[in-house]
Context: one part of a larger RNA
RNA sequence: UUGGGCGUAAAGCGUUUCGUAGGCGGAUUUAAAAGUUACUCUUCUAAGACCACGGCUCAACCGGGGGAAGGGGAGUAAUACUGUGAGUCUUGGUUAUCGGUGGGGCUUCUGGAACUGAUGGUGUAGUAGUGAAAUACGUUGAUAUCAUCAGGAACUCCAAGGGCGAAGGCAGGAAGCUAACCGGUCAACGACGCUGAGGAACGACAGCUAGGGGAGCGAAAGGGAUUAGAGACCCCUGUAGUCCUAGCCGUAAACUAUGCUCGCUAGGGAUGUCGCGUUUAUCGCGAUGUCCCGUAAGCUAACGCGUUAAGCGAGCCGCCUGGGGAGUACGGCCGCAAGGCUAAAACUC
Numbered sequence: 001u002u003g004g005g006c007g008u009a010a011a012g013c014g015u016u017u018c019g020u021a022g023g024c025g026g027a028u029u030u031a032a033a034a035g036u037u038a039c040u041c042u043u044c045u046a047a048g049a050c051c052a053c054g055g056c057u058c059a060a061c062c063g064g065g066g067g068a069a070g071g072g073g074a075g076u077a078a079u080a081c082u083g084u085g086a087g088u089c090u091u092g093g094u095u096a097u098c099g100g101u102g103g104g105g106c107u108u109c110u111g112g113a114a115c116u117g118a119u120g121g122u123g124u125a126g127u128a129g130u131g132a133a134a135u136a137c138g139u140u141g142a143u144a145u146c147a148u149c150a151g152g153a154a155c156u157c158c159a160a161g162g163g164c165g166a167a168g169g170c171a172g173g174a175a176g177c178u179a180a181c182c183g184g185u186c187a188a189c190g191a192c193g194c195u196g197a198g199g200a201a202c203g204a205c206a207g208c209u210a211g212g213g214g215a216g217c218g219a220a221a222g223g224g225a226u227u228a229g230a231g232a233c234c235c236c237u238g239u240a241g242u243c244c245u246a247g248c249c250g251u252a253a254a255c256u257a258u259g260c261u262c263g264c265u266a267g268g269g270a271u272g273u274c275g276c277g278u279u280u281a282u283c284g285c286g287a288u289g290u291c292c293c294g295u296a297a298g299c300u301a302a303c304g305c306g307u308u309a310a311g312c313g314a315g316c317c318g319c320c321u322g323g324g325g326a327g328u329a330c331g332g333c334c335g336c337a338a339g340g341c342u343a344a345a346a347c348u349c
Stems, first nucleotide, its partner, number of pairs: 004320003007303002012317001014202002018199001022195003026089006034082002036078009050066002053063003092192001093189003096185006104178007111155001115151008126137002163170002207248006216242002221237004259316006267293011278281001298305002322349003331342004
């Protein structure tokens, strides 16, 4: 390379709201004829291969002959399909308008409970902690309780495997700014589409830089226990951090371990949103999400999947090719660093 694969065996990039090149692309009319098809001419020395014939007594071997297939060039013809040019269309797509939905995002303001601290009051000997203890706190008055003040972080109930977002993720309340999605109208444009190598942007936690902040929790560290030891699990403290602003990092079991888009293929049930209808009901129908069941069919090695497919097809991208060595070395690129991305081989089983 061919072929086969990628939920769990190796394999879907963390995401695609962004998108270049490229690949692929709805209905219809027409022109030309590039691809395509047919025929003709020409060329691809000879030998070899194939088909019969002939010569060595046969064969190997050799001689003369025949026919291709396929490729290159030219001409003529055809026009279904693909491409190209010019039109037309509305189903894909986009826009407009009306209505609606939601923890989608950003900024500012704000609320109560709890917690910790401070001050003051009441009050007296314990409190805290554990399997049991001790370290620790407390007669300089703790714990408990009341009042006032301060501070930071997180938002009980509502709350539902319920909603939104491309993913990461998003939850007290209000306002402002902003993006998305759904339904109706079928109004406008008229294939404007799909995917997407590179690229760009976003991207939990932890970590890094600078400046703030610091209640609680809490790596490191200290102490007390446990233990043979205890660098741990348990307890008392506690620094970074956790929070905010600006910037970096770019990784996760970033998981549905399931790439995106389009079409087709039994059902039953639950639920979110919108519209229409009526016999106003625990209703019916349509659209669009989410979830459960399923021996419909089908698929699968099995488990299971099953209109939200892992079924049947189409387009495009990514990735895999025995285990270890190794997601390592070297080189390159990125980063302040930590490190990340790309990515082998020897050897060995």